[in-house]
RNA sequence: GGCCACGUAGAAAAGUGGUAAUUCAGUGGUCUGCAAAACCACUAUACGCGGGUUCGAUUCCCGCCGUGGCCA
Numbered sequence: 001g002g003c004c005a006c007g008u009a010g011a012a013a014a015g016u017g018g019u020a021a022u023u024c025a026g027u028g029g030u031c032u033g034c035a036a037a038a039c040c041a042c043u044a045u046a047c048g049c050g051g052g053u054u055c056g057a058u059u060c061c062c063g064c065c066g067u068g069g070c071c072a
Stems, first nucleotide, its partner, number of pairs: 001071007010024003018055001026042005048064005
């Protein structure tokens, strides 16, 4: 330098045109001598950035940035 894939809350991770699941973490409670574990309830300004298409974009298209891989 060329090609491919990926980028979603603090971490992991699904979704793929119409209001974004789930797990862990976090907060409160029950329990306990105290804690842990367990159980119950609850919370978050999460779709890398900028354009385009569309009535509507996390999703499709273009560019850029970042990460990983392959080739040279």